Bacterial RNase P class A from a Deltaproteobacteria bacterium, 264 nucleotides, folded computationally.
A source record names the gene rnpB.
The model forms 92% of the base pairs in the Rfam consensus.
Its mean pLDDT, the model's own confidence on a scale to 100, is 78.
Rfam family: Bacterial RNase P class A. The family's RNA type in Rfam is ribozyme.
NCBI's taxonomy places the organism under Bacteria, Pseudomonadati, Myxococcota, Myxococcia.
C1' cells in the first nucleotide's frame, strides 16, 4: 500500500420563528377556562414480543405420574434457552468464526460390514486402544416448569330496573273528612362515566414536530482553485417495570491483532 478479523462509541449542531404534552409560578375575582412566563420531554435498538423477573388477580397440604422444555466442563447472575473462559468437533494461510456438544455395555428399532437355506447370529468381556453408525428414532439419565396477564388487577360511583321504610293536612291524639296516586328516603349488587395502577418523558384519539438561516458529513457538475451551485444524511418511534437475546440500520470515528505485497 492492499485485503481482512475483532472489540467499543457516535449516529448531525446552534439560532430564530410557529405549534405540542405535563409541570409550576403569575394575571383576575375560589376553582374551571383564558392569557404570559418557567423547567422538563424518545432509542441504540423505544422494534420483534423471543427468554427470564418485579407486579396483580386465580388456583394449590405433601409425594408421585403423565406433559412440556434445557442439555461437554467450571464460573458469574435475582433468573434464563443469558454472558464468560476452557475442552472437544468443524471451517480459514491466519487474526478469529461456527456448533440442539449427555448416554449405544438398560431395552426396542433403523442402517452399514460379516456370517446363515432360514428363523437369526457377531460386530465389549484375559489386558489395552473406549472400542460399526442413528438418541433433529421411540427411549434413558440429570435438572427445571401451575395458569392468565396492565385490556392484569383495585377504588368510587349516575340513569334505568329491584329490594325495603315512610303517607300529606285539619286536629292535643285516634276515628272521621278533604288532598295525593305523585313524592322523599334508605340498601346492596354493579352499567355508562372517573380515578388509581402510571415512574423526575408519559397519553388514551395517543405530546416529544414543522418551517427559515448558518454550520457538518458525502455524493455530482462548474471553476479565475479563492470558492460556487445542485441532490442526499439513515433504521425507526416510547404506552406497567426491569435484565437478556434477536432483527434493521445512511455515513463516520476510536482501539487492537492477521495476510499479502513492496522498500529500508
Nucleotide at each position: 500500500c492492499g485485503a481482512g478479523c475483532c472489540g467499543g462509541c457516535c449516529g448531525g449542531g446552534u439560532g430564530g420563528u410557529c405549534g405540542c404534552g405535563a409541570u409550576c409560578c403569575g394575571g383576575c375575582a375560589c376553582c374551571g377556562a383564558c392569557c404570559g412566563g418557567g423547567u422538563c420531554g424518545a432509542g441504540g435498538a423505544a422494534g420483534g414480543u423471543c427468554g427470564g423477573g418485579g407486579c396483580u388477580c386465580c388456583a394449590c397440604a405433601g409425594g408421585g405420574c403423565a406433559g412440556g422444555g434445557u442439555g461437554c466442563u467450571g464460573g458469574c447472575u435475582a433468573g434464563c434457552g443469558g454472558c464468560c473462559a476452557g475442552u472437544c468437533g468443524g471451517g480459514g494461510u491466519g487474526a478469529c468464526c461456527c456448533g440442539c456438544a449427555g448416554g449405544a455395555a438398560a431395552g426396542u428399532g433403523c442402517c452399514c460390514g460379516g456370517g446363515g437355506u432360514g428363523a437369526c447370529c457377531c460386530g465389549g468381556g484375559c489386558g489395552g486402544c473406549u472400542c460399526g453408525g442413528c438418541a433433529a428414532a421411540c427411549c434413558c439419565c440429570a435438572c427445571c416448569c401451575g395458569g392468565a396477564g396492565c385490556a392484569a388487577g383495585g377504588c368510587c360511583a349516575a340513569a334505568c330496573a329491584g329490594g325495603g321504610a315512610c303517607g300529606g293536612g285539619u286536629g292535643g291524639c285516634c276515628c272521621g273528612c278533604c288532598c295525593a296516586a305523585c313524592g322523599u328516603c334508605c340498601c346492596g349488587g354493579g352499567u355508562a362515566g372517573g380515578c388509581c395502577g402510571c415512574g423526575u418523558a408519559g397519553a388514551u384519539g395517543g405530546a416529544u414536530g414543522g418551517c427559515c438561516a448558518c454550520c457538518c458529513c458525502g455524493c455530482c457538475g462548474c471553476u479565475u482553485c479563492g470558492g460556487c451551485g445542485g441532490c442526499g444524511g439513515a433504521c425507526a418511534g416510547a404506552a406497567c417495570c426491569c435484565c437478556g437475546c434477536c432483527u434493521a440500520c445512511a455515513g463516520g470515528c476510536c482501539g487492537g491483532c492477521u495476510c499479502g505485497c513492496c522498500a529500508u